[in-house]
C1' cells in the first nucleotide's frame, strides 16, 4: 500500500428481508423487606447506533468517504 472483520447505554451484547416508542443482562439511583448489612423484589434514569454525507415515504440495517481497533497479504 491493498483486502477482510468490528464500532449500538458506564460495561458485555441483542435488534428477522429496510418498517411499531432501539431492548436485555450487569452496573447506577430510589423504594419495599430486614434491628443493621447482605440477598431478594419493584420502579426510575441512562443512546446524535464511531464521524460526515447520500439513497428512501422510512436507515442501527443499504451506498460513499473518513476515524479507531483487530486480522490477512507482498
Nucleotide at each position: 500500500g491493498c483486502c477482510c472483520c468490528u464500532a449500538u447505554a458506564g460495561c458485555u451484547c441483542a435488534a428477522u428481508c429496510g418498517g411499531a416508542u432501539a431492548g436485555a443482562g450487569c452496573g447506577a439511583g430510589a423504594g419495599a423487606u430486614u434491628u443493621c448489612u447482605a440477598a431478594u423484589c419493584u420502579c426510575u434514569a441512562g443512546g446524535u447506533u464511531g464521524u460526515a454525507g447520500g439513497u428512501u415515504c422510512g436507515a442501527g440495517u443499504c451506498c460513499u468517504a473518513c476515524u479507531a481497533g483487530g486480522g490477512g497479504u507482498a